[in-house]
RNA sequence: GGCAGCGUAGCUCAGCGGUAGAGCAGGGGACUCAUAAGCCCUUGGUCACAGGUUCAAAUCCUGUCGCUGCUA
Numbered sequence: 001g002g003c004a005g006c007g008u009a010g011c012u013c014a015g016c017g018g019u020a021g022a023g024c025a026g027g028g029g030a031c032u033c034a035u036a037a038g039c040c041c042u043u044g045g046u047c048a049c050a051g052g053u054u055c056a057a058a059u060c061c062u063g064u065c066g067c068u069g070c071u072a
Base pairs, nucleotide, nucleotide: 001071002070003069004068005067006066007065010024011023012022013021018055026042027041028040029039048064049063050062051061052060
């Protein structure tokens, strides 16, 4: 240089056109003599960025940026 994949909550990831979710982590509650575990509730996201398509885009298309792999 060429090709491919990935970028979503603090972390690991799901979601594959129709109002963004789970687990862990954080906060609160209940329980306990107390702590932990387990239980219940709950906070938190400009979906990397910019344009385009569409009534509607995290999702489809194009470009840019970053990361990873393959190849020369």